[in-house]
Context: one part of a larger RNA
RNA sequence: CUGGGUGUAAAGGGUGCGUAGGCGGAUCUGCAAGUCAGGCGUGAAAUCCAUGGGCUUAACCCAUGAACUGCGCUUGAAACUGUGGGUCUUGAGUGAGGUAGAGGUAGGCGGAAUUCCCGGUGUAGCGGUGAAAUGCGUAGAGAUCGGGGAGGAACACCAGUGGCGAAGGCGGCCUACUGGGCUUUAACUGACGCUGAGGCACGAAAGUGUGGGUAGCAAACAGGAUUAGAUACCCUGGUAGUCCACACCGUAAACGAUGAUUACUAGGUGUGGGGGGUCUGACCCCCUCCGUGCCGGAGUUAACACAAUAAGUAAUCCACCUGGGGAGUACGGCCGCAAGGUUGAAACUC
Repeated sequence: CUGGGUGUAAAGGGUGCGUAGGCGGAUCUGCAAGUCAGGCGUGAAAUCCAUGGGCUUAACCCAUGAACUGCGCUUGAAACUGUGGGUCUUGAGUGAGGUAGAGGUAGGCGGAAUUCCCGGUGUAGCGGUGAAAUGCGUAGAGAUCGGGGAGGAACACCAGUGGCGAAGGCGGCCUACUGGGCUUUAACUGACGCUGAGGCACGAAAGUGUGGGUAGCAAACAGGAUUAGAUACCCUGGUAGUCCACACCGUAAACGAUGAUUACUAGGUGUGGGGGGUCUGACCCCCUCCGUGCCGGAGUUAACACAAUAAGUAAUCCACCUGGGGAGUACGGCCGCAAGGUUGAAACUC
């Protein structure tokens, strides 16, 4: 390389959009590039193979044949692929009628709680722990008042293996703008599709730059304890940060450790959103589409398990793996303000 693989053994890209490319529905018809058949030419010799022969044999040598699976030209075939033309509607999309939702962005509003400030009451403790101490407090703390005020952050209950989103993620209420889905219908377009190397965009937390903000929490740091020590675990404090705006970073156990799309293959049971039927009926029950869970048969699996939301049976396209360490390191390239990211070896060693 061929091959075999990728839930947990090495291996699915963090996610989407999409370029080239690869692949692609039904039917009629033309062409003949691929494909198939015939013919002609060529495919040097030697070698290889078969048969026969020559050296006493063999190696070796000679002759003949086959072969050289290829290429070119030409004549045909038209099922399949391709390509040109026509038609179709089931794939895809549009329209129309409904509909659920923490989907996104911006603005406004609300109550509970923590902290701080002011005032009243009030007096000696409070706080903290395994026990303490540091700390706070007679300059009046802690406690208390449906007392007054400031400010920031987060939204109890509802809340649900509930919902929405491509993923990251999204949760008080209201308003504006806005993306997507599902369902019913079958009016329209007529294969317009799938995947997607590069590319572009999005992308938790931490971190970075500039400017704000800072209630609580809290890396670093300080102190108190613990301990043989304690650069920790525990306690008292506490700065970056956490929050906002704009701009970077581009990584995660970015996980379902399971790429996307399509089709097919027993059932049972819950739950969210639609539609239809039965019905007087919002119910109950039956059917159906989409989502989300559990159980389970065949099948698969090394086992665990998966099992119509497949890890089953198939197809297309992309990504990735190929013993452990060295190493996600070095060097170089690209990106970044930096931190670093990305691409990514070898010697050596077992």
The part of an RNA shown here (small-subunit ribosomal RNA, central domain) has 350 nucleotides and comes from an uncultured bacterium. It matches the Rfam family "Bacterial small subunit ribosomal RNA". Model confidence (mean pLDDT): 88 of 100.